[in-house]
Predicted 3D model of a 79-nucleotide RNA (c-di-GMP-I riboswitch aptamer) from a Deltaproteobacteria bacterium. The model forms 94% of the base pairs in the Rfam consensus. The prediction has a mean pLDDT of 82. The sequence was found by an Rfam model in a public genome assembly. The organism belongs to Myxococcia, within Bacteria.
C1' cells in the first nucleotide's frame, strides 16, 4: 500500500420512540430511553434517485450522506 472480514478483542455511530428549539415544509440539532442495523451508518450535495416549497408553462431554490454510486480520511484482525 492494496484485498477480505459485522461470528475475534478493544471499541465507535445509532433506525425508531419521547421532551424540547430552529423550519412554510421536507427536515434538522440538542438530551433521554431502547438498539433496527452500520467495515466506514466517520465526512463531502459530484453524479443519478426520492422528497419539500414557490410557480403552474418551462424552471428555481432546499431536504435526504442510514437510497445507489462516486471522492476523500480512518481502527483492529488476517492474507
Nucleotide at each position: 500500500u492494496c484485498c477480505u472480514g459485522a461470528u475475534a478483542a478493544g471499541g465507535c455511530c445509532g433506525a425508531c420512540c419521547c421532551u424540547u428549539u430552529c423550519g412554510u415544509g421536507a427536515g434538522a440539532a440538542a438530551g433521554g430511553g431502547a438498539a433496527c442495523g452500520g467495515a466506514a451508518a466517520g465526512c463531502c450535495g459530484c453524479g443519478g434517485g426520492u422528497c419539500u416549497u414557490a410557480c403552474g408553462a418551462u424552471u428555481a431554490a432546499g431536504a435526504c450522506a442510514g437510497c445507489c454510486g462516486g471522492g476523500u480520511u480512518g481502527c483492529c484482525a488476517g492474507g